[in-house]
RNA sequence: GCCUUCGUAGCUCACCAGGUAGAGCAGCCAUCUUGUAAGUGGCAGGCAGCCCGUUCGAGCCGGGCCGAAGGCC
Numbered sequence: 001g002c003c004u005u006c007g008u009a010g011c012u013c014a015c016c017a018g019g020u021a022g023a024g025c026a027g028c029c030a031u032c033u034u035g036u037a038a039g040u041g042g043c044a045g046g047c048a049g050c051c052c053g054u055u056c057g058a059g060c061c062g063g064g065c066c067g068a069a070g071g072c073c
Stems, first nucleotide, its partner, number of pairs: 001072007010025004019056001027043005049065005
């Protein structure tokens, strides 16, 4: 320098014919218990790496940039 994959909630990951974002764990509340943990019920939490474009509409398509992993010279 080139190629590939990836970048979504605190963490690990889903969501792909583009139509308005979810799960587990963690957190908070309640319940249960003599008490703690576990269990059970509930709540909150992200606008999807950044910018631009296409579209009526993009996390999901196209371009650029940044970052991570792997490969090639």

Predicted 3D model of a 73-nucleotide RNA (transfer RNA) from a Streptosporangiaceae bacterium. It matches the Rfam family "tRNA". Rfam links the family to the GO term triplet codon-amino acid adaptor activity. By type it is a transfer RNA. The RNAcentral record of the sequence draws on ENA.